[in-house]
RNA sequence: GGUCCCAUCGUCUAGCGGUUAGGACGCCGGCCUCUCACGCCGGAAACCGGGGUUCAAUUCCCCGUGGGAUCA
Numbered sequence: 001g002g003u004c005c006c007a008u009c010g011u012c013u014a015g016c017g018g019u020u021a022g023g024a025c026g027c028c029g030g031c032c033u034c035u036c037a038c039g040c041c042g043g044a045a046a047c048c049g050g051g052g053u054u055c056a057a058u059u060c061c062c063c064g065u066g067g068g069a070u071c072a
Base pairs, nucleotide, nucleotide: 001071002070003069004068005067006066007065010025011024012023013022018055027043028042029041030040031039048064049063050062051061052060
């Protein structure tokens, strides 16, 4: 340098053109306990950036950025 793949809460991960963007762990609060832990209940927290298509984009297209695989 060519080709291909990936980017979503703090971490891991699901998702699909119209969802309240879901789950696990973690975090916060409450219940339980003499206390902690466990367990139960509740809460905060996310779509990499810029354009385009569309009535509507996290989702499709292009460019960029970052990461990865492979060929040279």

A computed fold for a 72-nucleotide RNA from a Desulfobacterales bacterium, annotated as transfer RNA. The coordinates come from a structure-prediction model, not an experiment, and the mean pLDDT is 80. The source organism's lineage runs through Bacteria, Pseudomonadati, Thermodesulfobacteriota, Desulfobacteria and Desulfobacterales.